[in-house]
RNA sequence: UCGAGUGAAAGGCAACGUGGGCGCGAGUCCACGGCGCAAAACUAAAGGGUCCGGUUCCCUGGAGGGAAUUGAGAUAGCCAGUUGACACU
Numbered sequence: 001u002c003g004a005g006u007g008a009a010a011g012g013c014a015a016c017g018u019g020g021g022c023g024c025g026a027g028u029c030c031a032c033g034g035c036g037c038a039a040a041a042c043u044a045a046a047g048g049g050u051c052c053g054g055u056u057c058c059c060u061g062g063a064g065g066g067a068a069u070u071g072a073g074a075u076a077g078c079c080a081g082u083u084g085a086c087a088c089u
Stems, first nucleotide, its partner, number of pairs: 004089004012037002017032006035077001041082003047079002049075003052071008
């Protein structure tokens, strides 16, 4: 220096919830907080999944449900891709 494995002392990130803001919504931002994480860093038009909104069609007495399509909508702490770091072996 390169690769693999194991782990986490100091540190890092931050779930759920609560308060406030933004959004039709999925959700998101800030604060408190600490479930967890060794990639819980980055990547969402340019891999998949899930969710939301619009449009069309079908079923239904209704509530509602299903299918197709569409949106540079949402989600990376769903999988995935890329990159990186400390200690020891």